[in-house]
Predicted 3D model of an 84-nucleotide RNA (transfer RNA) from Fibrobacter sp. It matches the Rfam family "tRNA". Rfam describes the family as follows. Transfer RNA (tRNA) molecules are approximately 80 nucleotides in length. It is annotated as a transfer RNA.

RNA sequence: GCCGGGGUGGUGAAAUUGGUAGACGCGCCGGACUCAAAAUCCGGUAGAGGUGACUCUGUGAGGGUUCGAUUCCCUCCCCCGGCA
Numbered sequence: 001g002c003c004g005g006g007g008u009g010g011u012g013a014a015a016u017u018g019g020u021a022g023a024c025g026c027g028c029c030g031g032a033c034u035c036a037a038a039a040u041c042c043g044g045u046a047g048a049g050g051u052g053a054c055u056c057u058g059u060g061a062g063g064g065u066u067c068g069a070u071u072c073c074c075u076c077c078c079c080c081g082g083c084a
Stems, first nucleotide, its partner, number of pairs: 001083007010026003019067001027045006046057004060076005
């Protein structure tokens, strides 16, 4: 240099013929159980604003197409593999 795969919460990882983002696991927080703890079980868990109902932002970065983009197109950055 060329080709292929990938980048999504704190973390691993889903969601794709474009239509409510974050299922599920781990971790964390709260609770139940216990003399106490472990294990187990239940609830919660992106960020900002708001007393609240809610609102805004958010899928590596920046653009484009579209009523609508994690998803399609372009450029760039980073990681993994292959070829040279």